RNA sequence: AUGGAGGAGCAAAAACCAAGAGUACAUAGUAGGAAGAGAAUGAGCUCUAAUGAUUAUUAUGGAAAGGGGAAUUUGCCGAAAUUAUUCAAAACCUCAUUGUUUGAAUAGUUGGGUCUACAUUGAAUAAGUGUAGAACUGUCAUAUAGGAAACUAUAUGGAGGGCUAU
Numbered sequence: 001a002u003g004g005a006g007g008a009g010c011a012a013a014a015a016c017c018a019a020g021a022g023u024a025c026a027u028a029g030u031a032g033g034a035a036g037a038g039a040a041u042g043a044g045c046u047c048u049a050a051u052g053a054u055u056a057u058u059a060u061g062g063a064a065a066g067g068g069g070a071a072u073u074u075g076c077c078g079a080a081a082u083u084a085u086u087c088a089a090a091a092c093c094u095c096a097u098u099g100u101u102u103g104a105a106u107a108g109u110u111g112g113g114u115c116u117a118c119a120u121u122g123a124a125u126a127a128g129u130g131u132a133g134a135a136c137u138g139u140c141a142u143a144u145a146g147g148a149a150a151c152u153a154u155a156u157g158g159a160g161g162g163c164u165a166u
Base pairs, nucleotide, nucleotide: 001166002165003164004163007077009076010075011074012073013072016069017068025061026060027059028058029057030056031055035048036047037046038045039098040097041096042095043094044093080110081109082108083107084106085105086104087103088102089101090100111137112136114134115133116132117131118130119129120128121127139158140157141156142155143154144153145152146151
């Protein structure tokens, strides 16, 4: 440099399915009686409101997004995920501070999946993320035993910047 391996392996996509949810919301009625809305806070600005607001309840109608599932297709084996810092953009009525989403750079963590506990995001007992632990598994090293050897088994330990073939 090229080619490979780990396995409930990683990621993406549209369709389908469950859940979200009989929720948000709309209309009508009843009660009630002054505030309410524009991501959060503050200041403005705008809009709705005694021709009845916020709210509660009844009836009729009634969604969606993010996330998830089994298979399929595609790309792959730092696949990919994530933390911190910085920068940029977008949306949100304006400004300020934050927050949300997307992208980039730098530095770091994680071999892989599973289970458990706590925290967090979430409608969720789904799933994700972080921390810690437990076995399992792949790989290499060391030690012991077997074997002519290749290698096999057990134990311990390390990390993908690794391992293996040429």
Lysine riboswitch aptamer from Candidatus Pseudogracilibacillus intestinigallinarum, 166 nucleotides, folded computationally. The coordinates come from a structure-prediction model, not an experiment, and the mean pLDDT is 82. The sequence is in RNAcentral, with records from MGnify.